[in-house]
Context: one part of a larger RNA
């Protein structure tokens, strides 16, 4: 390469928006580029293959045929694809009504708790541990009551609950704002799917400038433990954790499972909406749309397991894998203030 694969064996980009490209609903009409058929020309000879012949045979040689899967031109066919054109509404979208939600941003407010400060009461301990010690305390600690300051996080509600593309999102209120869902008609009329590049978002840590700093706490110091203890335990404690702006762009960024569409038994929960039956009404029961779980048929799977939220049956598009180590490294390029990121080998070796 032909292939075969990607939940756990190597392999799904962390996630989205979208360019090129690839792919694309339904009914007509046109065209005839792809496609299919016929004719003609060409497709040198030799060789290969088939038939026949010549050297005693063979190798070798001669004659004829076939083949030369191709290209060009021409005449046709029109199911499918393309192109042009006219319709359609089942895909997609818009409008209207409705309710759900820790979706995002900004501003404000609240209570509990920790710490610190001031004052009162009060006196000898407190703290900490396996046990201790470092530590704090007669300059009055711990405890307790009152007052104040400040920062960070929001107990209960809280739920295999909800929302978001992912990262992620949780006190309350207001303002601004995104998406999804249900219902009913009306409208547009294939406007769709995917998406190389590109662009944007992207936990924590880290970086730059300025602020903030209660608690926690890398580093660091001390006390213990121990043979040692650069640890686990304890007392302290600085970056950081918080805010604004700008970088970084990584992760077990995981469902270790890319996105879309259609199809393929069910059962039982939770959640948002609609309808029916019933009722004073909320329930109950039935149907239905969206989401989220558990268990399971067929089927799939190496097994484990998956199973209408597929890892089943198919199609479309993208990404990726190809023995282990060397190595996600070197070199080069590129991005970054740096840390480093992205891209990505080989020798050698088993």
């Nucleotide at each position: 390469u032909u292939g075969g694969g990607c939940g756990u064996a190597a392999a799904g980009c962390g996630c989205g928006u979208g360019u090129a490209g690839g792919c694309g609903g339904u009914c007509g009409g046109g065209u005839a580029a792809g496609u299919c058929g016929g004719a003609u020309g060409u497709g040198a000879a030799a060789g290969c293959c088939c038939g026949g012949g010549g050297c005693u045979c063979a190798a070798c040689c001669c004659c004829g045929g076939a083949a030369u899967u191709g290209c060009a031109c021409u005449c046709g066919a029109u199911a499918c694809u393309g192109c042009c054109u006219g319709g359609c509404u089942a895909g997609a979208g818009u409008c209207c009504c409705g309710g759900a939600g820790a979706g995002g941003a900004u501003g404000g407010c609240g209570g509990a708790a920790u710490u610190c400060c001031c004052g009162g009461u009060g006196u000898a301990g407190a703290g900490g541990u396996g046990a201790a010690a470092u530590u704090c305390g007669u300059a009055g600690a711990u405890a307790u009551c009152g007052g104040g300051a400040g920062g960070a996080a929001c107990a209960c509600c809280a739920g295999u609950g909800g929302c978001g593309a992912a990262g992620g999102c949780g006190g309350c209120c207001a303002u601004c704002u995104g998406g999804a869902c249900g219902g009913u008609g009306a409208c547009u009329g294939a406007c769709g799917c995917u998406g190389a590049g590109a662009c944007g978002c992207g936990a924590a840590a880290g970086c730059g400038u300025g602020g903030g700093g209660a608690g926690c706490a890398a580093a660091c110091a001390g006390g213990a433990u121990u043979a040692g203890a650069u640890a686990c335990c304890c007392u302290g404690g600085u970056a950081g954790u918080c805010c604004a702006c700008g970088c970084c762009g990584u992760a077990a960024a995981c469902g270790u499972u890319g996105g879309g569409u259609g199809c393929u038994a069910g059962a039982c929960g939770c959640u948002g909406g609609g309808g029916g039956u019933a009722u004073u009404g909320a329930c109950c029961c039935c149907c239905u749309c969206g989401g989220u779980g558990u268990c399971g048929a067929a089927g799939c799977u190496a097994a484990c397991g998956c199973a209408u939220u597929a890892a089943g049956c198919a199609c479309c598009c993208c990404g990726c894998c190809u023995g282990g180590g060397g190595a996600g490294u070197a070199c080069g390029g590129u991005c970054g203030c740096a840390a480093g990121g992205c891209u990505a080998a080989a020798a050698c070796u088993c």